[in-house]
Context: one part of a larger RNA
RNA sequence: UGACGGGGGCCCGCACAAGCAGUGGAGCAUGUGGUUUAAUUCGACGCAACGCGAAGAACCUUACCAAGCCUUGACAUCCCCUGACCAGGUAUGAAAGUACCGUCUUUAGCUUGCUAGACAGGGAGACAGGUGGUGCAUGGUUGUCGUCAGCUCGUGUCGUGAGAUGUUGGGUUAAGUCCCGCAACGAGCGCAACCCCUAUUCUGUGUUACCAGCGGUUCGGCCGGGGACUCACAGGAGACUGCCGGAGACAAUUCGGAGGAAGGUGGGGAUGACGUCAAAUCAUCAUGCCCCUUAUGGCUUGGGCGACACACGUGCUACAAUGGCCGGCACAGAGGGCUGCGAUGGGGCGACCCAGAGCCAAUCCCUUAAAACCGGUCCCAGUUCGGAUCGGAGGCUGCAACCCGCCUCCGUGAAGCCGGAAUUGCUAGUAAUCGCGGAUCAGAACGCCGCGGUGAAUACGUUCCCGGGCCUUGUACA
Repeated sequence: UGACGGGGGCCCGCACAAGCAGUGGAGCAUGUGGUUUAAUUCGACGCAACGCGAAGAACCUUACCAAGCCUUGACAUCCCCUGACCAGGUAUGAAAGUACCGUCUUUAGCUUGCUAGACAGGGAGACAGGUGGUGCAUGGUUGUCGUCAGCUCGUGUCGUGAGAUGUUGGGUUAAGUCCCGCAACGAGCGCAACCCCUAUUCUGUGUUACCAGCGGUUCGGCCGGGGACUCACAGGAGACUGCCGGAGACAAUUCGGAGGAAGGUGGGGAUGACGUCAAAUCAUCAUGCCCCUUAUGGCUUGGGCGACACACGUGCUACAAUGGCCGGCACAGAGGGCUGCGAUGGGGCGACCCAGAGCCAAUCCCUUAAAACCGGUCCCAGUUCGGAUCGGAGGCUGCAACCCGCCUCCGUGAAGCCGGAAUUGCUAGUAAUCGCGGAUCAGAACGCCGCGGUGAAUACGUUCCCGGGCCUUGUACA
């Protein structure tokens, strides 16, 4: 000087407390461990691994296993020989491949029959190739403490020196934020602000958006029209403790008030200091070294990654009456669409199928939002709760749904009556609850990323648990 303390002081955070909803019990989905297996590819392991890499494993992917094949190779550069390339077909085979038939005759230069180029086949070797090893050889990228308020430097001063000072102290703040004081005076990286979205308003522009008044109407902003309103997208305004009062040290600031759409960082996002964990990644990529080279490389078919006595994590659906079922009837936002979204009509109980308008989209479509509300029914029961599992019949995607997809209909109707010890999230348009969209994607979400609808309870307080910041103290630790 740090680190540590079941030392002290001060202060924060859904850390506790106060509340609300959960998890832990059940069934299923998904990830992991374990076990099994020819293989169940690999990585990730307290917080900070475990719906994680994977924004999507039937083949492919695919790295794993079995079998059948290739050896200058699936891919790059160089050399030699031959030939345009490319369709199509036959034999064999599971396919890849192998053997053969066959059609066809490129571009440029000139010296017009040669050279060069592209492409294909054959050959020789230099080489290619490796998701093989090492993340404890590395770059790059990322997690984490933590959006915590810290981390440092120059000069000066003090100390023999390591170092100290500044950065400590008194207040204050979300903040090393600001004020005052002070052997310090300044400065840098962080904080804040500048950026984006959102809340109010003004101006401009009105089509594909809008419809107050006027006219028409088949009643639909549908038509004429309008430029008000909504909205769209550009540019401005607005909030700064600016104003008033109290407190304070005449300060910083804080408490209350006015005005205001908004008040003290308005709400949300992006933004992550010096560093820590030899943290993660050699399987995104790049890369040193080591290793393989008729194989640890390459091609193909089939299988596996989907196994199942079990254990754990994350979720979904429930256990019902604030409910289930039936009928009626409203109101979103944000996205996506040409090998696409598909209106409308017809068929089917339905998944879906047939025909197919419109739309490269403020125009057309996905697109009926659902919970809500109104009426009816059930009458507390393992039930008209719950839907697992299984049987049958179908639909869709795709070369192909046996291993191993999703969906529909009929039947079947399991566990489950609110969950032990323990444990998680959340302070407001939040929790809870309800549906909708998107990425990936042929198909395949209960995951993920977004969107809006309805919309709470509680916070006395900081003694205690956890994590963190500052000062101080002890230390046989570094």